Bacterial large signal recognition particle RNA from a Solirubrobacteraceae bacterium, 265 nucleotides, folded computationally. Its Rfam family is "Bacterial large signal recognition particle RNA". Its family is annotated with signal recognition particle, plasma membrane targeting and SRP-dependent cotranslational protein targeting to membrane, signal sequence recognition in the Gene Ontology. The family's RNA type in Rfam is non-coding RNA gene. The sequence is in RNAcentral, with records from ENA. Taxonomically the source falls in Solirubrobacteraceae (Bacteria, Bacillati, Thermoleophilia, Solirubrobacterales).
């Protein structure tokens, strides 16, 4: 050193959860590494620890054991950031007033601030007009009999000639009824004025005289006062998140190193 046969070992592995520990199995990360059956209301096992039953490989790229890298996950840990409720005006920051400063821009001898008169605007009342209401005027109807003319017939007086009362029919009418542009009257007011009078007089608005130069706006600085507007800050309490640090486990990977029997050649 080869070759054959075996063995002890491998055929994933991890993290949290479970658990008096330990593996399964469910979950998750990582890889792609045999099968069957059991098992979350759990199955199964006793300290390196799944059980039963079968298969492949087998002392080395495959097994052990160190150290590195590290995907991942985990912590009643610390810091920070974010989020949800409450508190708080000491402070910032807002609001409001007031004082100081200051630059800028409108008007203004075509007449500023002011000052007087006048109108209006405001109140009241009248007048005029519109509009509603209501009556009149005007139509039309309209009276057995207790309205009036005109009375036919019929009834009364007369001796007669000719009176009389007066029904119904006809006409006008009264009181009602019913209509109606326009005209009259009266009335009502939450209507309207080129109109009258009267009150009012703080302020716009118009006009007009005095009088002879200022008026007027508005950002901002800063000081002081005030409020409490709960926005910053601050302080309580809560839930979840994100990032760093520190802890811890930790796969796949990469490096070292260790490690059988038998028998032939």
């Nucleotide at each position: 050193c080869c070759g054959u046969g075996c063995u002890a070992g491998g055929c994933g592995g991890g993290g949290a959860c479970g658990u008096a520990g330990c593996g399964g199995a469910g979950c998750c990360c990582u890889g792609u590494a045999c099968c069957c059956g059991c098992a979350a209301u759990c199955c199964g096992c006793u300290c390196u620890a799944g059980c039963g039953g079968g298969g492949c490989c087998g002392a080395a790229u495959u097994c052990c054991u160190c150290u590195c890298c590290g995907a991942g996950g985990g912590g009643u840990c610390g810091g920070u950031c974010c989020u949800c409720g409450g508190g708080c005006c000491a402070g910032c920051g807002c609001g409001c007033c007031g004082a100081u400063c200051g630059g800028c821009g409108g008007c203004g001898u075509c007449g500023a601030u002011g000052g007087c008169c006048g109108g209006g605007u405001c109140c009241c009342g009248c007048c005029c007009g519109a509009u509603g209401c209501a009556g009149g005027c005007c139509c039309g109807u309209g009276a057995a009999c207790c309205a009036g003319g005109u009375c036919a017939g019929g009834u009364c007086c007369g001796g007669a000639a000719g009176g009389a009362a007066g029904c119904a029919g006809c006409c006008u009418u009264a009181a009602g009824c019913g209509g109606u542009c326009a005209c009259c009257u009266g009335u009502a007011g939450g209507c309207g004025g080129u109109g009258c009078g009267g009150g009012a007089u703080c302020g716009c608005c118009c006009g007009g005289c005095c009088g002879g130069a200022g008026c007027c706006g508005a950002a901002g600085a800063c000081c002081g006062g005030u409020g409490g507007c709960a926005g910053c800050c601050c302080c309580c309490g809560g839930u979840g998140g994100g990032c760093c640090g520190c802890c811890u486990c930790g796969a796949c990977g990469a490096g070292g190193g260790g490690u059988g029997c038998a028998c032939g050649g």